The part of an RNA shown here (large-subunit ribosomal RNA, domain II) has 682 nucleotides and comes from a metagenome. Its mean pLDDT, the model's own confidence on a scale to 100, is 86.
[in-house]
Context: one part of a larger RNA
RNA sequence: UCCGGCGACUUACCGUCACCAGCAAGGUUAACCAUUUCUGAUGGGUAGCCGAAGCGAAAGCGAGUCUGAACAGGGCGACAAGUUGGGGGCGGUAGACGCGAAACCACGUGAACUACGCAUGGCCAGGUUGAAGUGGGGGUAAUGCCUCAUGGAGGACCGAACUCACUAGUGUUGAAAAACUAGGGGAUGAGCUGUGUGGAGGAUUGAAAGUAUCAUCAAACGUGGAGAUAGCUCGUUCUCCGUGAAAUAACUUUAGGGUUAACGUCGAGGUAGUUGGCAAGGGAGGUAGAGCGACUGAAUCGGAAUGGGGGACUACCCGUCUACCCAUCCGAACCAAACUCCGAAUGCCCUUGUACCAAGCCUCGGCAGCUAGACGGCGGGGGAUAAGCUCCGUCGUCGAGAGGGGAACAACCCAGACCGCCCGCUAAGGCCCCCAAGUCACGCUCAGUGCGAAAGGAAGUUGGACUCCGAAGACAGUCCGGAUGUUGGCUUAGAAGCAGCCAUCAUUUCAAAAGUGCGUAAUAGCUUACGGAUCGAGGAGUCCUGCGCCGAUAAUGAACGGGACUAAGCGUGACGCCGAAGCGGCGGAUUGGCAGCAAUGCCAGUGGUAACGGAGCGUCGUGUGGCAGGGUGAAGGGGCACGGUAACGAGCCCUGGACGAGACACGAGUGAUCAUGCCGGA
Numbered sequence: 001u002c003c004g005g006c007g008a009c010u011u012a013c014c015g016u017c018a019c020c021a022g023c024a025a026g027g028u029u030a031a032c033c034a035u036u037u038c039u040g041a042u043g044g045g046u047a048g049c050c051g052a053a054g055c056g057a058a059a060g061c062g063a064g065u066c067u068g069a070a071c072a073g074g075g076c077g078a079c080a081a082g083u084u085g086g087g088g089g090c091g092g093u094a095g096a097c098g099c100g101a102a103a104c105c106a107c108g109u110g111a112a113c114u115a116c117g118c119a120u121g122g123c124c125a126g127g128u129u130g131a132a133g134u135g136g137g138g139g140u141a142a143u144g145c146c147u148c149a150u151g152g153a154g155g156a157c158c159g160a161a162c163u164c165a166c167u168a169g170u171g172u173u174g175a176a177a178a179a180c181u182a183g184g185g186g187a188u189g190a191g192c193u194g195u196g197u198g199g200a201g202g203a204u205u206g207a208a209a210g211u212a213u214c215a216u217c218a219a220a221c222g223u224g225g226a227g228a229u230a231g232c233u234c235g236u237u238c239u240c241c242g243u244g245a246a247a248u249a250a251c252u253u254u255a256g257g258g259u260u261a262a263c264g265u266c267g268a269g270g271u272a273g274u275u276g277g278c279a280a281g282g283g284a285g286g287u288a289g290a291g292c293g294a295c296u297g298a299a300u301c302g303g304a305a306u307g308g309g310g311g312a313c314u315a316c317c318c319g320u321c322u323a324c325c326c327a328u329c330c331g332a333a334c335c336a337a338a339c340u341c342c343g344a345a346u347g348c349c350c351u352u353g354u355a356c357c358a359a360g361c362c363u364c365g366g367c368a369g370c371u372a373g374a375c376g377g378c379g380g381g382g383g384a385u386a387a388g389c390u391c392c393g394u395c396g397u398c399g400a401g402a403g404g405g406g407a408a409c410a411a412c413c414c415a416g417a418c419c420g421c422c423c424g425c426u427a428a429g430g431c432c433c434c435c436a437a438g439u440c441a442c443g444c445u446c447a448g449u450g451c452g453a454a455a456g457g458a459a460g461u462u463g464g465a466c467u468c469c470g471a472a473g474a475c476a477g478u479c480c481g482g483a484u485g486u487u488g489g490c491u492u493a494g495a496a497g498c499a500g501c502c503a504u505c506a507u508u509u510c511a512a513a514a515g516u517g518c519g520u521a522a523u524a525g526c527u528u529a530c531g532g533a534u535c536g537a538g539g540a541g542u543c544c545u546g547c548g549c550c551g552a553u554a555a556u557g558a559a560c561g562g563g564a565c566u567a568a569g570c571g572u573g574a575c576g577c578c579g580a581a582g583c584g585g586c587g588g589a590u591u592g593g594c595a596g597c598a599a600u601g602c603c604a605g606u607g608g609u610a611a612c613g614g615a616g617c618g619u620c621g622u623g624u625g626g627c628a629g630g631g632u633g634a635a636g637g638g639g640c641a642c643g644g645u646a647a648c649g650a651g652c653c654c655u656g657g658a659c660g661a662g663a664c665a666c667g668a669g670u671g672a673u674c675a676u677g678c679c680g681g682a
Stems, first nucleotide, its partner, number of pairs: 001682006011094007019086005026050003032044005054061002064076004097235002100232001104225006116198008124189001126158003129154001133150006162186003166183005201217001203213002238616006248261005263369001264367008274359003277354007289342001290340002296336002300332004305328005310322004373398010403414003418588004423584003429578003432563003438575007450565001456550002460547002463544007477534005483507003488502003513528001517526002589606007617671001619668006629659001636655005642649002
C1' cells in the first nucleotide's frame, strides 16, 4: 500500500414544538389488587398531576384585581380547550456522535541499573626517582654549613592488569537501543572492586550536569478517580426529490469560541395595488461640481494710495531714499476632508396609480447553518494617487456554477447544465493552416509595428489649417563681388571685424556688419551676412492630426498559442458564415399551480456547498407463521447480454448441501474509499 472483518448522533428522565390517536370542561391514573392463555393482557385502583380564574407583598376581592383620594390613568388578567398516550424534531441533566492529550490527585511498587553513605572483604606485573631522618668524614669558639654513605617519602615518574572515555575512522533497518578498530588519560590513590546494608517521588541522591533514582526524569513506575477536560485536529457509513444561505451588526478575559439580530428552510394565519419594479406627485439633504470682493483659513504677482516698523543718508529741526517687514487699499489670478453665497445627477422617504414585468410581503411558531471570505468595476480612507496590500461604501462574479470565449488561467467577457437526439438559430469570440466558418470596397502602416512601456528625441510618412517668398525669377547649387574713412575709440607688450570695455557713424555702391564662424603673437588667410550673374518652378515656416521610428539593460526558454502572414496587420463600411449544456425542434421524467369525478390536459419550474423539508431502497431480528417454497436441491458463494430515475430487484447456469423467501406490521448493536483508525491476511 492493497484485501476482508470491526468501527461514530445512542439510551434514561425532564422540558418544548408540530404530527397521529383517544376522550373532552374535563383528561389521566401511579404504586398496588384480582383474573389470566403469565417477559404479556384484561378488569379494578382518583392517592397524585395538568386544565377549567385571575390580581395583589398580604389581608383579601374576584371577570376582574393592584396602585391610587378617585367612579382618572396605568400594570397584570378576562373575551382563543384541554389532557393522556404514540412515534418524530430540538433543548436540559447525564461520558451524550467517535477516537486523541500534556497534566492533576489517591494508594501502592521500586536503589537487582545508577548516585551517595555505612559495614566487611579483595586488587594494584615490572621499572625509575631518591624527601625527612640517621651514621661516618670535613669544617666552626659553638651553631649554621660542606661532603660521602645509609634511608625509603610522594593525591612523585614510566608502564601492564584494572579503570576511565580525549581523538579519528567504521558502524547508523548496527554484530551492539552507545559497540568495534587504532591511538589516548589515571594506574599507592579524593584509587579500583566483590558482598551485605540505608534512605524515594515534591521525595531521595548529587566534588552540581537539573545529573541519577531498572533502556523512563524540570518530578519514576503500577493501579485507581477515569469514558478527567480538549472553545482544538481528524473522522462520521444507502438513494432520489423540493428549497437554499453566510463569511455582516451589537455585546463578549472576546477576536480561529459564543449569544442575539440579519440571511435559509418547514408549518400556520394574514395581505391582492398586496411586495418589488415602473410611472406620476410631494419631500428632507449639502456630496460631485463650482465659488470665495459670502465666512473661516491658505496663498501668488503687480501697483503704490494709507499707516506702522527696520535700514541707509542727513541731523538742530524739517526731512530724503529704500530690490526690507507687517497691516489696509487698488488690479489680476488661485487653493481647502474637518471653508460655503451656491449646488446637481443618482440614491432615500411618503402618497397615488399600475393595462405591462417579477411573485412576493407581513405576523407567529419548529429546525438550522453562517459571523476566517476572495477577486473585478465604480466612490473613498491608510500606504508611496506601491502591493495578488489594507479598511469602508456600492454593484457583479466566485464561494455554492458546469458550458462557450480569453493559448493555458476560481474571480474577466458570453451564458445559468432535469434526461436523451449523428436536428435548427444565435451570444461572447471568431472565419490562411493547426481549427468550425469570408468575401467585397476605400484608406493607413514597412516597423514583422501588429505580438509590452514613459518623459524626451527625429527633414519617417498620411490628412488638414494658417503665415510668408516666387517668371519684376523664389528655394538650393554654381560663378563673381563682399569695398572706403579705418589698424573706430579705449585697453594692451600687441588688440588691425573676430581677448575685453564703449560706441556702432559716415562714404563709394547692384551690395557689403566698425562684422557670423575658423584662424594669427599681432597682421595675413579662409568664410558668413549682403549683392550681381547663371539656372527655371515652385519654395520656406508654424500649428493640429492618423500610423510608424529611437528611447528599450537581469538573472532557466518565453513581453511565446505554433506555423506563417506585407495582410492573414490597423481604421471605416457592407453583406455572409462559424460558434455554447443559451434559444428553438422532437421524445421522456419529475415538482408546483390551475381545470377536471377521474383519465388527462395546460402553464410555470427542475445548477447548487452549509442547512431545512419530503419520499424511498437495503441489512439483522420479532409477529401473522408449525406460511409459500425446498435433496426433482434451501441459505450462502461465483457468473451473465434482463428490469427499475436511484438506493436496488428478478431470472438462468455453476457451486453448495439444509433450510427458508416475498407481503403486511413492529423493533434496531441497520449501510464505510478515508479517523498517521482497530484486528487479521497478502